[in-house]
Molecule: transfer RNA
Organism: uncultured Elusimicrobiales bacterium
């Protein structure tokens, strides 16, 4: 150099062939329990959905460029 997949909360990962408020788990934090820890319950915050641009009333989703990752091929 070509081609495929991939990028969504601190970690892992959903989100129905584009639709009505972006969510669970886990970490953190506050709370109940306990003498006190952990363990268990309940809660309460956390998001520019890689980045710029198009399409569309409406985009996490679809096109297009770019950039990281990952595989293959040469």
């Nucleotide at each position: 150099g070509c081609g495929c997949c991939u990028a969504u909360a601190g970690c892992u990962c959903a989100a129905u062939u584009g639709g009505u408020u972006a969510g669970a788990g886990c970490a953190a934090c506050c709370g109940a329990c306990u003498c006190a820890u952990a363990a268990u319950c309940g809660g309460u915050g956390g998001g520019u959905u890689c980045c710029a641009g198009g399409u569309u009333c409406a985009a996490g989703u679809c096109c297009u460029g770019g950039u990281g990752g990952g595989c293959g091929c040469a």